[in-house]
RNA sequence: GCCGCUGUGGCGGAAUUAGGCAGACGCAGUGGACUUAAAAUCCACCGGUAGCAAUACUGUACCGGUUCAAAUCCGGUCAGCGGCA
Repeated sequence: GCCGCUGUGGCGGAAUUAGGCAGACGCAGUGGACUUAAAAUCCACCGGUAGCAAUACUGUACCGGUUCAAAUCCGGUCAGCGGCA
């Protein structure tokens, strides 16, 4: 230099087939119930920003494009891994 694969909340990991509520499921975390107290178990919450809240905006490595609609399709870039030279 060329080719291929991968990149999603704090972590792991689905959704890519066939574009349709982003984050299922698990771990960690927070609050509560139970307990003399704890562990275990059960219930709820659990990306970010703003806000007292309701809510709004934003968010799938990054920047654009196509589309009513993009994690998914297209172009470019970056990073990691592998192969070839």